The prediction has a mean pLDDT of 83. SAM riboswitch aptamer (S box leader) from Planococcus soli, 111 nucleotides, folded computationally.
């Protein structure tokens, strides 16, 4: 870098360091010297792993638990849109809502 699969509207500091950009990309719209982003500490959650149980025997599925392990996450829905379809509204242009796709993020597995 690529493939498969699950999830993505909940949750998470009035701390320390540091000092200019940051929110993936395009267009918007935002955050930021009242200090963002990042790092540390702290926290949230529970994907893997762990423990218990049920059904089974395929070592798998489901349910519950803890949070000492491996990750992840802690502005805004993945901040919103972008592509396709449907419904509504309107004379029209425009607009609203819903569904799906694409792209992306994270976990687990694989090549």
């Nucleotide at each position: 870098c690529c493939c498969u699969u699950a999830u993505c509207a909940a949750g998470a500091g009035a701390g320390g360091c540091a000092g200019a950009g940051g929110g993936a990309a395009u267009g918007g719209c935002c955050c930021g010297a009242c200090g963002a982003c990042g790092c540390c500490c702290g926290g949230c959650a529970a994907c893997c792993g762990c423990c218990a149980g049920u059904u089974c025997a395929c070592u798998a599925a489901c349910u519950g638990g803890a949070a000492u392990g491996g990750u992840g996450c802690c502005a805004a829905a993945u901040c919103c849109a972008a592509c396709a379809g449907a419904a509504c509204c309107g004379c029209a242009g425009a607009g609203u809502u819903c569904u799906g796709a694409a792209a992306g993020a994270u976990g687990a597995g694989g090549a």
The model forms 97% of the base pairs in the Rfam consensus.